[in-house]
This record gives sequence, structure tokens and C1' cells, in this order.
RNA sequence: CCGAAUUCAGGGCAAACCCACCGAAAGGUGGCGACGCAAAGCUAUAGGGCCUCGGUCCUCCGCAGUGGAGCGGAGGGCGUGGCAGCCAGCUACCGGU
Repeated sequence: CCGAAUUCAGGGCAAACCCACCGAAAGGUGGCGACGCAAAGCUAUAGGGCCUCGGUCCUCCGCAGUGGAGCGGAGGGCGUGGCAGCCAGCUACCGGU
């Protein structure tokens, strides 16, 4: 000096709950807070996986109707939006062993 593992010291980040705001929602931002984290730093169809449903399509049920159309509810897709503290990729300071 480089790489790997670990993490004494000094430090760093900040889950859930709650409050305010944005959003249809998932979720995000800020405050409080501290469950945890050796990358809990960054990256979201340019790897996988997960979540949402205002839009759109299909199916079923009910009302109504029997020419057509409509209203409400449930489920499944497309597509939109989101999650990096799910895995993954990239990058990485100081100090000890």
C1' cells in the first nucleotide's frame, strides 16, 4: 500500500407508535422517538422479488331492465405509482485487532 474478516474508541444512521402536510392508495416529507443497522450510503421495468389501485379491461353477484345503457359490491389482469431497513448491484471515511 492492497484485499478479507472483525469492530475497542470516537462517531454515524434511525424502525414502530404519535403529530402535521402531500397522495386514491401503497407510500413520501418534517418533528418526536429509538427497534435495530459495519454500509440502515447510493441505485427502482436498464437484475429478481414485494406492495398499491384513483385509470383501463375482463368475470361474478345484486338493483333495474328485457332494445340499449346505468348504479353499487367483490375478484382477476394491464398499466400507473411505490418499497433499497427483502435479496442484489455500485461506492466507501477515521481508528483498533
Predicted 3D model of a 97-nucleotide RNA (c-di-GMP-I riboswitch aptamer) from a Planctomycetota bacterium. The prediction has a mean pLDDT of 79. Taxonomically the source falls in Planctomycetota (Bacteria, Pseudomonadati). Rfam family: c-di-GMP-I riboswitch aptamer. About the family: GEMM was predicted in a large-scale screen for bacterial structured RNA regulatory elements.